[in-house]
RNA sequence: UCCCCGGUAGCUCAAUUGGUAGAGCGGCGGGCUGUUAACCCGUAGGUUGUGGGUUCGAGACCCUCCCGGGGAG
Repeated sequence: UCCCCGGUAGCUCAAUUGGUAGAGCGGCGGGCUGUUAACCCGUAGGUUGUGGGUUCGAGACCCUCCCGGGGAG
């Protein structure tokens, strides 16, 4: 320098050919218990890496850059 994969909640990851962003764990509140853990119920938390473009509508498509991983020279 070039090629490929990835970047979404605190963490690990989903999201059908473009149509209101979700789950598990964790957090918070409550229940249960002599207490903790476990278990049960409820609940909060996101400018989807940056900046543009296309579209009625973009996490998903196009361009640019940044970050991480792998490969070629």
Notes
Predicted 3D model of a 73-nucleotide RNA (transfer RNA) from a bacterium. Rfam family: tRNA. Its family is annotated with triplet codon-amino acid adaptor activity in the Gene Ontology. Model confidence (mean pLDDT): 81 of 100.